RNAcentral holds the full RNA, with entries from ENA and SILVA. The part of an RNA shown here (small-subunit ribosomal RNA, central domain) has 352 nucleotides and comes from an uncultured bacterium.

[in-house]
Context: one part of a larger RNA
RNA sequence: CUGGGCGUAAAGGGCGCGUAGGCGGCUUGAGAAGUCGCCAGGUGAAAUCCCGCGGCUCAACCGUGGAACUGCCUGCGAAACCAUUGGGCUUGAGGACAGGAGAGGGAAGCGGAUUUCCUGGUGUAGCGGUGAAAUGCGUAGAUUUCACGAGGAACACCUGUGUCGAAGGCGGCUUUCUGGCCUGGUCCUGACGCUUAAGCGGGAAAGCUUGGGGAGCAAAAAGGAUUAGAUACCCCUGGUAGUCCUAGCUGUAAACGAUGGGCCAUAGGUGUUGGGGGUUUCAACCCCUCAGUGCCGUAGGUAACCCAAUAAGUGCCCCCGCCUGGGGAGUACGGUAGCAAGACUGGAACUC
Numbered sequence: 001c002u003g004g005g006c007g008u009a010a011a012g013g014g015c016g017c018g019u020a021g022g023c024g025g026c027u028u029g030a031g032a033a034g035u036c037g038c039c040a041g042g043u044g045a046a047a048u049c050c051c052g053c054g055g056c057u058c059a060a061c062c063g064u065g066g067a068a069c070u071g072c073c074u075g076c077g078a079a080a081c082c083a084u085u086g087g088g089c090u091u092g093a094g095g096a097c098a099g100g101a102g103a104g105g106g107a108a109g110c111g112g113a114u115u116u117c118c119u120g121g122u123g124u125a126g127c128g129g130u131g132a133a134a135u136g137c138g139u140a141g142a143u144u145u146c147a148c149g150a151g152g153a154a155c156a157c158c159u160g161u162g163u164c165g166a167a168g169g170c171g172g173c174u175u176u177c178u179g180g181c182c183u184g185g186u187c188c189u190g191a192c193g194c195u196u197a198a199g200c201g202g203g204a205a206a207g208c209u210u211g212g213g214g215a216g217c218a219a220a221a222a223g224g225a226u227u228a229g230a231u232a233c234c235c236c237u238g239g240u241a242g243u244c245c246u247a248g249c250u251g252u253a254a255a256c257g258a259u260g261g262g263c264c265a266u267a268g269g270u271g272u273u274g275g276g277g278g279u280u281u282c283a284a285c286c287c288c289u290c291a292g293u294g295c296c297g298u299a300g301g302u303a304a305c306c307c308a309a310u311a312a313g314u315g316c317c318c319c320c321g322c323c324u325g326g327g328g329a330g331u332a333c334g335g336u337a338g339c340a341a342g343a344c345u346g347g348a349a350c351u352c
Base pairs, nucleotide, nucleotide: 003324004323005322006321007305008304012320015201016200017199021195022194023193025089026088027087028086029085030084034081035078036077037076039075040074041073042072043071050066051065052064053063054062055061092192093189094188095187096186097184098183099182100181104178105177106176107175108174109173110172111155116150117149119147120146121145126137127136164169207249208248209247211245212244216243217242222237223236224235260319261318262317263315268296269295270294271293272292273291274290275289276288277287278286300307301306325352326351327350334345335344336343
């Protein structure tokens, strides 16, 4: 390489949009590039290989005849398939219309509870904290309790293997702008589709730059404990970056379902979310059905665990990404983008 693989053994790109490319529905006509014909012709040097016969006493070796040289070219023919081209179709895809659910996204405004702080009242000796303590706070009046005020951050209950989103993620209320999804039956377009190298975009936390903000929490640094020691874990006291906002950068995660996307078909049972239909009285219940989300389970699969209509089964389906013993190493070097941190791409020697 062929091949075999990718939930947990090495291996699914963290996620979308999307160009080239690859692949692609039903029907009818055309020509005939691919394809096909035990079609025809030309060519396919010789030697070699293979088969028959022969020559050296055999063999190797050699001679001779045949076959073969699986290829290429030309002509003729076929038209199912693939491609091209013309016409048609509606089931794939999309659109119109009518309904529906939702923490989907952006912006603005508003609300109550908690913590902390300020002021005043109350009131007196403790408070706080722990396994036990101490550091700490307090007679300059703390803790407690009441009232008023300030400010920031987060939104208890509802809350649900519930919802929404491509993923990251999204949870107080109201308004506004806006994306996607589901259902229904009629109409419209007429294959407009799937995937996607490159490219572009969004991307938790931490981190970086600018300017704000700073209640609580809290890396670092400090103190108290613990301990033989304790430059630590756990605990305590206070505490700065940060956490929040604004505009930019970074571009990574056990970015996980450790499971790429699409399509068709393939036992059942049970729960739940959002629709539709039937039944009912219009309801509940029940039955059917579509889209999601869980559990159990048959066949089948799997090394096993387990998966099992949300497949890890089935299709020799289509397309992309990736793997090829461990370490060295996601390192070095080079390159690209970055303010930096670091990111992406990504070896070898050597060694077992």